A computed fold for a 161-nucleotide RNA from Mogibacterium diversum, annotated as Lysine riboswitch aptamer. NCBI's taxonomy places the organism under Bacteria, Bacillota, Clostridia, Anaerovoracaceae, Mogibacterium. Rfam family: Lysine riboswitch aptamer. About the family: Riboswitches are metabolite binding domains within certain messenger RNAs that serve as precision sensors for their corresponding targets. The sequence is in RNAcentral, with records from MGnify. The prediction has a mean pLDDT of 79.
[in-house]
RNA sequence: GAUAGAGGUCGCGGAGCUCAAGAGUACCUGGUAGCUACAGCGUGGGAAGCUGCUGCUAGGGAAAGGGAAAUCCGCCGAAGGGAAUAUCACCCCAAUGAUAUUUUCUGGGCCGGUGCAGAAUAUGCGCCGAACUGUCACAUCGUAAAAUGUGGAGCGCUAUC
Numbered sequence: 001g002a003u004a005g006a007g008g009u010c011g012c013g014g015a016g017c018u019c020a021a022g023a024g025u026a027c028c029u030g031g032u033a034g035c036u037a038c039a040g041c042g043u044g045g046g047a048a049g050c051u052g053c054u055g056c057u058a059g060g061g062a063a064a065g066g067g068a069a070a071u072c073c074g075c076c077g078a079a080g081g082g083a084a085u086a087u088c089a090c091c092c093c094a095a096u097g098a099u100a101u102u103u104u105c106u107g108g109g110c111c112g113g114u115g116c117a118g119a120a121u122a123u124g125c126g127c128c129g130a131a132c133u134g135u136c137a138c139a140u141c142g143u144a145a146a147a148u149g150u151g152g153a154g155c156g157c158u159a160u161c
Base pairs, nucleotide, nucleotide: 001161002160003159004158005157008076011075012074013073014072015071018068019067027060028059029058030057031056032055033054034053035052039051040050041049044093045092046091079106080105081104082103083102084101085100086099087098088097089096107133108132111129112128113127114126115125116124117123135152136151137150138149139148140147
């Protein structure tokens, strides 16, 4: 260097489907009260645009993003996060999202704390901590297998060539 492979109480990613939540919310219609042109609505901020707006009440009543279970598919840097740049989306700026490139961090899941995102007590991501787990190195013990302790990181580990 090439090929093959292992990790697992939920290993990783994706898809559609069902369900809960979102939410009796947004919105629509009727009634009613108040406000409105040097005003109001509109926006994260503007511009454009519009003439209505707000509350209460009666009737009707979603969706997106986020999530869960099982199934199926692709896999074991699987994959995820941060930063920079470019392009695209919106009338402009910012933000955001998508894609690409470069770079950087993380072995894995779980639990606790915390910050951010989120409608959220769901969930996700970052950081910190603990134990667990796979793996390698070293030490101790042991005939051996194993066990115990310490440490490392996937740029790792095992097998074959």

Notes
The model forms 100% of the base pairs in the Rfam consensus.